[in-house]
Context: one part of a larger RNA
Molecule: large-subunit ribosomal RNA, domain II
Organism: bacterium
RNA sequence: GCCAACGAGUUAAUGCAUACGGUUUGGUUAAGGGGUAAUCCCCCCGAGCCGCAGCGAAAGCGAGUGUGAAUAGCGCGUUUAUCGUAUGUAUUAGACCCGAAGCUAGGUGAGCUACCCAUGGACAGGCUGAACCUUCUAGAAAUAGGAGGGGAGGGCCGAACUCGUAGAUAGUGCAAAAUCUUGGGAUGAUCUGUGGGUUGGAGUGAAAAGCUUAUCGAACCUAGUAAUAGCUGGUUCUCUCCGAAAGAGCUUUCGGGCUUGCGUCGUAUGUUUCUGCAGGGGGUAGAGCACUGGAAGAAGCGGAUAGGUCGAAAGACCACUGCCUCUAUCAAACUCCGAAUACCUGCAGCCACAGUACGGCAGUUAGUCGGUGGGGGCGAAGCUCCACUCGACAAAAGGGAAACAGCCCAGACCGCCAUUUAAGGUCCCAAAAUCUACGCUCAGUGCAAAACAAGGAGGUGGAAUUUCAUAGACAGUCAGGAUGUUGGCUUAGAAGCAGCCACCAUUCAAAGAAAGCGUAACAGCUCACUGACUUAGAGAUUCUGCGCCACAAAUGAUCGGGGCUUAAGCGUAGUACCGAAGAUGCGGAUUUGUACUUUACUGUACAAGUGGUAGGAGAGCGUUUUGAUUGCGAUGAAGGUAAAGGGGUGACCCAUGCUGGAGCGAUCGGAAGUGAAAAUGUUGGC
Repeated sequence: GCCAACGAGUUAAUGCAUACGGUUUGGUUAAGGGGUAAUCCCCCCGAGCCGCAGCGAAAGCGAGUGUGAAUAGCGCGUUUAUCGUAUGUAUUAGACCCGAAGCUAGGUGAGCUACCCAUGGACAGGCUGAACCUUCUAGAAAUAGGAGGGGAGGGCCGAACUCGUAGAUAGUGCAAAAUCUUGGGAUGAUCUGUGGGUUGGAGUGAAAAGCUUAUCGAACCUAGUAAUAGCUGGUUCUCUCCGAAAGAGCUUUCGGGCUUGCGUCGUAUGUUUCUGCAGGGGGUAGAGCACUGGAAGAAGCGGAUAGGUCGAAAGACCACUGCCUCUAUCAAACUCCGAAUACCUGCAGCCACAGUACGGCAGUUAGUCGGUGGGGGCGAAGCUCCACUCGACAAAAGGGAAACAGCCCAGACCGCCAUUUAAGGUCCCAAAAUCUACGCUCAGUGCAAAACAAGGAGGUGGAAUUUCAUAGACAGUCAGGAUGUUGGCUUAGAAGCAGCCACCAUUCAAAGAAAGCGUAACAGCUCACUGACUUAGAGAUUCUGCGCCACAAAUGAUCGGGGCUUAAGCGUAGUACCGAAGAUGCGGAUUUGUACUUUACUGUACAAGUGGUAGGAGAGCGUUUUGAUUGCGAUGAAGGUAAAGGGGUGACCCAUGCUGGAGCGAUCGGAAGUGAAAAUGUUGGC
């Protein structure tokens, strides 16, 4: 992991509610007793309980009573049940099941390990050479030195022994701590055998909260014990009807509760709901500046003291500041104004789409995204916090958006190889237009999210304004582009063209004391300007459509892909078609309502319905056992097995073959150890 079996709302007492039943001459017995084979059943017993009267703290009074001075007012009253069974639910109990870490009590442990006591044992070999002794030398001596002996030491090296430093191996191991290499101590605070002692809030500890039998920041075993768990997981058959919430208030409260809101079922009410119309109050959006406050410009009238510039001064100008007028403005905590919605009231319409009250039973109180109005943030976030009886998901499948809970379309009772549409689409993948008409784009721009700046460009289309032009424009070709003069100054030089000043005049069709290149300086080549030739448009500006550059990212690119250029792109207009579980058609099932009907919720017709988590309500299937009734079975029960048999909406039921070899059903009732795929479920098998 798989398979099989087992595996979770039970029982008792009490309360409340609903359904059904008994009695209502109020109901009912408990313990106990009698009968009986019996714990079943029948009978007796009326203690007690509920009800029949309430009010008051009470005395007490009583259809009233309490308060009160009150005969007032006000509060509570002026009556109907009870017992049983079933179901739902609550309370108390283990209380749907499994699950802690823990707490307490009584015991068991020092054969491991910690320390201690008693009594034994062990330490190859080598090195060093303390005290002390003897002797010699020097010395007066103290004392110093030499030689020989001696054999100290938590001394040195290193086996046994002991420890476990570093690395490797191992890591379903040889091993729940080992093996190999390397290493520390090795006469000592050494190592070790045997026997004995100390223990659970206690021991022991050269102290690490170490160790106390693979268990230690409180051992192990048993009991209290089914500890407790606002926490996690699990909780077993079917169909039908309805169907939430993730809000508010309080909470040692925030992942839990209680009340309320929202669901369901019942009873009552009977249009109160909803829609339309009419009448209301408001101070939001917007707007405005009449108040409050902010901010800009202009003119005018002022300003004690102080400031800046000019002036000898008078004074003028500026700055600062006050008031008034005009112009143009801003505001959640401004308003001379002021909607749409919403809300309140009345009237009318509709008749299931409701609303309300009371009662039974809940679940929910982690919400998310989208739209709109706002606060926070950066007018960031798939951010965060509010609001709207907004929408969807949650609890909603289907079609579209390539894929994609929350977007767009649309709400799946079942069947159909029928029709028709929505969003969205119609070249191929891939259902349907290579559709029609007119434009645009050449960038593969683009081809279903949005966005991509400043700046730049004879890309290209449209609209408009304006200038020149047959008296010949713009462009092109040919020709001229001169003279005083090399203007003056400067300078080595300066001749149109280094620089400074001036920028005149003449001849002309025209030609600057020169717009550019060039020379050392000249020279030289162009330009402005003019003529001829040619010939019909040429130039400037503004707005705008679609494109271009600017434009850089991390594994290989891409519009979903192929691919597409008078599109299969973009814009405008149109006609067809495709397209969903939508709508319609046909057949069937079922719920509720209405009408008719029936012994019977039986049947028929019509109308409206039939997605669904938590959850409420209803109706059933199956298992074991039991009572009554009634059946089957060796001519084969139960069980097993085979499937392409039959019935039922379904849980399931019936039939048949083979196997099996002894019991088993049906109908109406009762009672439950009553349904498994999940719980790191339990046990067994593989």